[in-house]
Context: one part of a larger RNA
Molecule: small-subunit ribosomal RNA, central domain
Organism: metagenome
RNA sequence: UUGGGUUUAAAGGGUCCGUAGGCGGACCUUUAAGUCAGUGGUGAAAUCCUUCGGCUCAACCGGAGAACUGCCAUUGAAACUGAAGGUCUUGAAUAUAGUUGAAGUGGGCGGAAUAUGGCAUGUAGCGGUGAAAUGCUUAGAUAUGCCAUAGAACACCGAUAGCGAAGGCAGCUCACUAAGUUAUUAUUGACGCUAAGGGACGAAAGCGUGGGGAGCGAACAGGAUUAGAUACCCUGGUAGUCCACGCCGUAAACGAUGAUCACUCGAUAUUGGCGAUAAAAUGUCAGUGUCUAAGAGAAAUUGAUAAGUGAUCCACCUGGGGAGUACGAUCGCAAGGUUGAAACUC
Numbered sequence: 001u002u003g004g005g006u007u008u009a010a011a012g013g014g015u016c017c018g019u020a021g022g023c024g025g026a027c028c029u030u031u032a033a034g035u036c037a038g039u040g041g042u043g044a045a046a047u048c049c050u051u052c053g054g055c056u057c058a059a060c061c062g063g064a065g066a067a068c069u070g071c072c073a074u075u076g077a078a079a080c081u082g083a084a085g086g087u088c089u090u091g092a093a094u095a096u097a098g099u100u101g102a103a104g105u106g107g108g109c110g111g112a113a114u115a116u117g118g119c120a121u122g123u124a125g126c127g128g129u130g131a132a133a134u135g136c137u138u139a140g141a142u143a144u145g146c147c148a149u150a151g152a153a154c155a156c157c158g159a160u161a162g163c164g165a166a167g168g169c170a171g172c173u174c175a176c177u178a179a180g181u182u183a184u185u186a187u188u189g190a191c192g193c194u195a196a197g198g199g200a201c202g203a204a205a206g207c208g209u210g211g212g213g214a215g216c217g218a219a220c221a222g223g224a225u226u227a228g229a230u231a232c233c234c235u236g237g238u239a240g241u242c243c244a245c246g247c248c249g250u251a252a253a254c255g256a257u258g259a260u261c262a263c264u265c266g267a268u269a270u271u272g273g274c275g276a277u278a279a280a281a282u283g284u285c286a287g288u289g290u291c292u293a294a295g296a297g298a299a300a301u302u303g304a305u306a307a308g309u310g311a312u313c314c315a316c317c318u319g320g321g322g323a324g325u326a327c328g329a330u331c332g333c334a335a336g337g338u339u340g341a342a343a344c345u346c
Stems, first nucleotide, its partner, number of pairs: 004317003007300002012314001014201004021194003025088007033081002035077008049065006091191001092188003095184006103177007110154001114150008125136002162169002206247006215241002220236004258313006266291009295302002319346003328339004
């Protein structure tokens, strides 16, 4: 390389968009590049193969044939692929009318809780733990009431639910933006699928500048525990967590399962439409779950949301360690990211 694979054994890129490329619906006509057939030329000799012969055999050597699977030219064929032209509607998209949701961005508003401050009541403890202590408190704490201020998060509803490409998204409301889905089957007429490079987005932590800082809380300090305790527990507490702008680009970024299309027994629950209806049951389209037949699988399991049966395209794997390291390149302010070996060893 071929092959065989990628839920859990090595292996699906974090996600999407999209360039080149690869692949691509139905019918008709033409063409003849691929394809197929015939013929001609060429394909040196030797070698290989078949057969015959020469050395006593064989190796070896000689004659003849076949072969040289290729290339070129030419004459044809026209099913398939390509190319050119025409037509179509089922793939795809658009339009119209509804509808759905924690989808996104930016404003405004709300209540509970917490903390702090002020005033009042009130007196000796509070807090914390397995038990304690550090800590707070007669300079009046804890507790209770009223008022004020601040920041962050949104109880109940709430779900096995919903939305989003993924990351992710939850108080209420307004504006703007995007998407799905259903119905009509109206319009375009293959406009499609995938996607190396490339681009955009991308939790948390971290970084830069400027704000903010209630609670929580790496580091740090103290108190305990313990043989020790650089921990688990307790009292404090800085960065951070929050906002704006700019970086970083990684996660068990998980369904550990790439995207798209077609086909393959059923049961049940549920979300959003449509249709129908007095209501229920039932039907249909798009999702979300559970169980299951066939099948698959090493098994666990999976099973129309496939890991079944097929098709197209991309990514990735090839014993463990060394190692996601070294070197080089590239990106980054840095932290570090991406790409990514070998010696050696078992």